The RNA shown here (transfer RNA) has 75 nucleotides and comes from a Candidatus Berkelbacteria bacterium. Taxonomically the source falls in Candidatus Berkelbacteria (Bacteria, Bacteria candidate phyla). Rfam family: tRNA. Rfam classes the family as a transfer RNA. The coordinates come from a structure-prediction model, not an experiment, and the mean pLDDT is 82.
RNA sequence: GGGCCGUUAGUUCAGUGGUAGAAUGCUUCCAUGGCAUGGAAGAGGUCCGGGGUUCGAGUCCCCGACGGUCCACCA
Numbered sequence: 001g002g003g004c005c006g007u008u009a010g011u012u013c014a015g016u017g018g019u020a021g022a023a024u025g026c027u028u029c030c031a032u033g034g035c036a037u038g039g040a041a042g043a044g045g046u047c048c049g050g051g052g053u054u055c056g057a058g059u060c061c062c063c064g065a066c067g068g069u070c071c072a073c074c075a
Base pairs, nucleotide, nucleotide: 001071002070003069004068005067006066007065010024011023012022013021018055026042027041028040029039030038031037048064049063050062051061052060
């Protein structure tokens, strides 16, 4: 320098055009003498940034950032 993959909740990830989800963690409550554990409820994300397409974008297109990986080049 080039190709490909990834960036969504505190964490790990799903979501391939129509109001953003799961697991786990966190908070509260119930069960237990208490812990562990189980059950119920709740909070938590303007989806990496900018622009474009569309009635509508996490999703499609362009540019950029960061991370991973392979190749090339230099040494």